[in-house]
RNA sequence: UUGAUAAAUAGAGGUGCGCUGAAGAUGAGUAUAUAAUAGGUGCUAAGAGGGAAACCCUCAAAACUAUUAUAAAAAGGCUGAUGUGCCGAAGUUGUUGAAUAGUUAUCGAUUCAAUAGCUGGGGGUUUUGUGAAUAACAACGCCACUGUCAUGGUAUUCCAUGGAGCACUAUUUGUUAA
Numbered sequence: 001u002u003g004a005u006a007a008a009u010a011g012a013g014g015u016g017c018g019c020u021g022a023a024g025a026u027g028a029g030u031a032u033a034u035a036a037u038a039g040g041u042g043c044u045a046a047g048a049g050g051g052a053a054a055c056c057c058u059c060a061a062a063a064c065u066a067u068u069a070u071a072a073a074a075a076g077g078c079u080g081a082u083g084u085g086c087c088g089a090a091g092u093u094g095u096u097g098a099a100u101a102g103u104u105a106u107c108g109a110u111u112c113a114a115u116a117g118c119u120g121g122g123g124g125u126u127u128u129g130u131g132a133a134u135a136a137c138a139a140c141g142c143c144a145c146u147g148u149c150a151u152g153g154u155a156u157u158c159c160a161u162g163g164a165g166c167a168c169u170a171u172u173u174g175u176u177a178a
Base pairs, nucleotide, nucleotide: 001178002177003176004175005174006173007172008171009170010169011168014087016086017085018084019083023079024078032071033070034069035068036067037066038065039064047059048058049057050056051107052106053104054103055102090119091118092117093116094115095114096113097112098111099110100109120146121145123143124142125141127139128138129137130136148163149162150161151160152159153158
């Protein structure tokens, strides 16, 4: 000096990824409450309600159903000011554990944690699922675009093929080979 390897620091991808959430639309003239009318089974638990099942609790001119009138929400999901953390940013699937609700070593739903797997990134889209929704989200697949590295083509520029983020680029330090 040039390689290899380990660590540290700093970076790049761009409709870039999260958190917060002023304000707003939708939800919805819906749920629900009161009154009236009609139907309807029933009369101390058959039935109805509390996410499903069982138990438990409540209910009688019931519960429940429909119409009319008056009053009239909320949550999840969406857009998003402001501020803020960042580039496995982060997301998602499975398993396990804890918490929530009348109880239960059951099923399901929501939140958090651990662990293993998948995904470079954003976009469009069929199907399926969640959802009030044609919004949005998630999963598999497909399509081109884009960043990075490797190989090849006359090639720093252009093209093709392929791989993956514990990656890639730059600098520094240690070890080691020539």

Predicted 3D model of a 178-nucleotide RNA (Lysine riboswitch aptamer) from Serpentinicella alkaliphila.
RNAcentral holds the sequence, with entries from Rfam.
The source organism's lineage runs through Bacteria, Bacillati, Peptostreptococcales, Natronincolaceae and Serpentinicella.